A computed fold for a 72-nucleotide RNA from Candidatus Mnemosynella bozhongmuii, annotated as transfer RNA. The RNAcentral record of the sequence draws on ENA. Its Rfam family is "tRNA". By type it is a transfer RNA. Rfam links the family to the GO term triplet codon-amino acid adaptor activity. NCBI's taxonomy places the organism under Archaea, Methanobacteriati, Methanobacteriota, Candidatus Mnemosynellales, Candidatus Mnemosynella.
[in-house]
RNA sequence: GGGCUCGUGGGGUAAUGGAUAUCCUGGAGGUCUCCGGAACCUCCGAUCCGGGUUCAAUUCCCGGCGAGCCCG
Repeated sequence: GGGCUCGUGGGGUAAUGGAUAUCCUGGAGGUCUCCGGAACCUCCGAUCCGGGUUCAAUUCCCGGCGAGCCCG
């Protein structure tokens, strides 16, 4: 330098054109308990950046940035 794959809450993960973006963990509050843990309930928190296509983009296209693998 070229090719492929990937980038989503603090951490992990699903959604692959249309739902309030899913679930686990975490944090806060509550119920329960003598206290704590466990269990249950409620809430908080995310689509790497810019542009394009589309009525509609996490998803498709282009560029950038970053990570991994392969080739030279």